[in-house]
Formats: sequence, structure tokens, C1' cells
RNA sequence: GGCUCGGUAGCUCAGCUGGCUAGAGCGCAGGACUCAUAAUCCUGAGGUCGCGAGAUCGAAACUCGCUCGAGCCACCA
Repeated sequence: GGCUCGGUAGCUCAGCUGGCUAGAGCGCAGGACUCAUAAUCCUGAGGUCGCGAGAUCGAAACUCGCUCGAGCCACCA
């Protein structure tokens, strides 16, 4: 340098056939239960969907550029 895969909540990830409101588990906060703690149950907060632009009535999803991570290949000496 080329190619492939990936970046979505604090963490691990789903959602990619473009359309209801962006979700799950864990974690966090509050409550219930208990003499109390844990466990369990209920409720809630938390997101510029890596960044910018484009096409579209409409983008997490499609196109282009950039960026970060992983892997493979090539080049130089």
C1' cells in the first nucleotide's frame, strides 16, 4: 500500500429486505420482599447507532471520504 471483517447504552452484543417508538443481557438508581444482607420480583435513568457528506419522502441499514480496532496478502531495506 491492497483486500476482508468490525465500531450501536458503562460492558458484551442483536437489529443491515430502508419505514411503527433504537433493543436484549449484565451493570447502575429507586422500590417490594427480609430482623438484616444476598437472591428474586417491579419500575426507571442512560444512545449525535465511530466522524463528515451524498442519494432518498424516509437511513443504524445504501453510496463516497476520513478515522479507530482485528486479520490476510504484498512492498522496502